Predicted 3D model of RNase P RNA and transfer RNA as a complex of 452 nucleotides. Rfam match: Bacterial RNase P class A. Rfam links the family to the GO terms tRNA processing, ribonuclease P activity and dimeric ribonuclease P complex.

[in-house]
C1' cells in the first nucleotide's frame, strides 16, 4: 500500500429580509415585542408495552393464536447480551424459525427391482434335469435410478455374500466426571435396532380476554326522539300490595361450586341532524456527564438539562458571509503552500415509550484479521 | 392515524392435501370462408404466478421482509 470485518458518529453553521404554526406579554381594537418549532429513521404497522373503554366470579378443562438450545437482561417482547451445537471463511468474523420424526396419522412426484414392520431388476453363488431367452434357492458386496437406497473403511471369513466376525469411525443405552445449564470429555455396554419433511396435522413445554386516543370523558348546537326487520325472553302460589315461597327457564366457552336475571335488554339497515369548544395532550420505563457493581446487555448513586404539542396538520423561501470533509491539477526532499471542483441523500411529527425491519448521496472515527513491501 | 382484504396471459377465472412442462373463455395475430367487412371454422402465440429471500429433493400453493392496489373506523337523537 491494497483487500476485508466489526462498533460509532455526522448527514452544515451565522446572520438579514418575506412568510407560517402554538405560547407569553402589551394594547378598546388593528396589531406590536420577545421566546421556541421534526428524524435517525419521524416510513413499513411487523411484534412488545404504557394509557382508555368494554368484557370480566374462582379453579379445572377445552378452543384458538403465537414462541420454540441454555443461562441472564427488561416494565414487556418474537428484541438484546453471553454461552453451547451446527454450517461458512486462510484469518477478523458472519449466518442458523436451534424442542420432539424410537406418542400417533399423513406425504416422498418422475426415474427405480424396491420409498420404509419391507423388496431379488441385472449381476454373482448353488442345486435340478427337460440343457434353456429355464426352474428353484441363497445373496443387497457390485451394476444402473434418484434428492433420498436400511450405517462407513479396512480385514478376515465364505460356494457367493453379509455386523457372520473383529479393528477405527458414526450411532444409541446406561452411569461417572466437569458445568446453574444447553452441553462436553474419557471409559464401558450394545452388532445396529433410529431415511426424510413438523414455515405438513400433530405432541410438549411456556405466554396470552377484546378493542384502539377517530379509545374515552365533559360542555354546547340541531333534528322527525322516526321507520322496518331480527334475536333472546316473559310460570304458579300466598298475602299485609310489595315482599315472601315452590318450580321452571336463559346468562356466565364446558364442568364443579357459585352468582345473576325473569321485564324488557340487545343487534343490524333505512331516514334525520352537527362538521364547535375544552380535556386526554406530552415531565418521561426522559436525555447528558460522571462514579460504582456486573465480561456484557444492563441496574444502581450523584450532579445537570427541560428541548414541537399542531390538529387536515406550521416547521418554508431567498440574499450574503463563512466552511468542514472529499476529489483534481502545479510547486516543494518533507511539514506544507497556491488554484480550481465540491458543498449534495433518503425523507418529514399527529396519544405516549421499547424494539424489528427497510430507505439514505457524500464521508469521518475506533479497533482487527489477510496479503505485499521495507526495516 | 387505526383496522381489514387483494394480487396468475390485455381482460375475467381456474389449478384437488406442494409433484414434473401453470390451464378455459373472451380480445388480439395469421390462415380457410366471403365480391368486402361481420359471424363462423381453424391455427399458433401469448406467463420473472407484483417482488426478493428463506423451508423442502421440488413453491402459484408453506414463512418472512418488502412493492402496489382496494375497502371500513367521526359524534348526536
Nucleotide at each position: 500500500g491494497c483487500g476485508g470485518a466489526u462498533g460509532g458518529c455526522u448527514g452544515g453553521a451565522u446572520g438579514g429580509c418575506c412568510g407560517c404554526g402554538g405560547c407569553u406579554g402589551a394594547g378598546c381594537a388593528a396589531u406590536c415585542a420577545g421566546g421556541c418549532g421534526a428524524g435517525g429513521a419521524a416510513a413499513g404497522u411487523c411484534c412488545g408495552g404504557a394509557c382508555u373503554c368494554c368484557a370480566c366470579a374462582a379453579g379445572g378443562c377445552a378452543a384458538c393464536g403465537g414462541u420454540g438450545c441454555c443461562g441472564g437482561g427488561u416494565a414487556a417482547c418474537g428484541c438484546c447480551c453471553g454461552g453451547c451445537g451446527g454450517g461458512g471463511g486462510c484469518a477478523a468474523c458472519c449466518c442458523c424459525a436451534g424442542g420432539g420424526a424410537a406418542a400417533g396419522c399423513g406425504c416422498c412426484a418422475c426415474a427405480g427391482a424396491a420409498a420404509a414392520c419391507a423388496a431379488a431388476c441385472c449381476g454373482c453363488c448353488c442345486a435340478g434335469c427337460a440343457g434353456g431367452u429355464c426352474u428353484g434357492g441363497g445373496u443387497c458386496a457390485g451394476g444402473a435410478u434418484g434428492a433420498a437406497a436400511c450405517g462407513g473403511u479396512g480385514g478376515g471369513g465364505u460356494a457367493a455374500g453379509a455386523g457372520c466376525c473383529c479393528a477405527c469411525c458414526g450411532c444409541g443405552c446406561g452411569g461417572c466426571u466437569g458445568g446453574c445449564a444447553a452441553c462436553a470429555g474419557a471409559a464401558g455396554c450394545g452388532g445396529c435396532a433410529c431415511g426424510g419433511c413438523a414455515a405438513g396435522c400433530c405432541c410438549c413445554a411456556c405466554c396470552g380476554g377484546g378493542a384502539g386516543c377517530a379509545a374515552u370523558g365533559c360542555c354546547a348546537a340541531a333534528u322527525a326522539g322516526g321507520g322496518a326487520c331480527u334475536u333472546c325472553g316473559c310460570g304458579g302460589g300466598g298475602c299485609u300490595u310489595g315482599c315472601c315461597c315452590c318450580a321452571g327457564g336463559g346468562c356466565c366457552g364446558c364442568c364443579u361450586u357459585g352468582g345473576u336475571c325473569c321485564a324488557g335488554a340487545g343487534g343490524u339497515c333505512c331516514g334525520g341532524g352537527u362538521u364547535g369548544g375544552c380535556a386526554g395532550c406530552u415531565u418521561g420505563a426522559g436525555g447528558c456527564g460522571u462514579c460504582u457493581g456486573g465480561u456484557a446487555a444492563c441496574a444502581g448513586g450523584c450532579g445537570u438539562c427541560c428541548u414541537a404539542g399542531a390538529g387536515g396538520a406550521a416547521u418554508g423561501g431567498u440574499c450574503a458571509u463563512c466552511a468542514a470533509a472529499g476529489g483534481c491539477g502545479g510547486g516543494g526532499c518533507a511539514a506544507c503552500c497556491c488554484g480550481c471542483c465540491g458543498g449534495c441523500a433518503c425523507a418529514a411529527a399527529a396519544u405516549c415509550c421499547g424494539g424489528c425491519u427497510u430507505a439514505u448521496a457524500g464521508g469521518c472515527c475506533a479497533u482487527c484479521c489477510g496479503c505485499g513491501c521495507a526495516a | 392515524g387505526c383496522c381489514c382484504c387483494c394480487g396468475u396471459a390485455g381482460c375475467u377465472c381456474a389449478a384437488c392435501u406442494g409433484g414434473a412442462a401453470a390451464g378455459a373463455g373472451c380480445a388480439a395475430c395469421g390462415g380457410c370462408c366471403c365480391g368486402c367487412u361481420a359471424a363462423g371454422c381453424u391455427g399458433a402465440a401469448g406467463g420473472u404466478u407484483g417482488c426478493u429471500g428463506g423451508u423442502u429433493c421440488g413453491a402459484g400453493u408453506c414463512c418472512a421482509g418488502c412493492c402496489g392496489g382496494g375497502g371500513g373506523c367521526a359524534c348526536c337523537a
The coordinates come from a structure-prediction model, not an experiment, and the mean pLDDT is 78.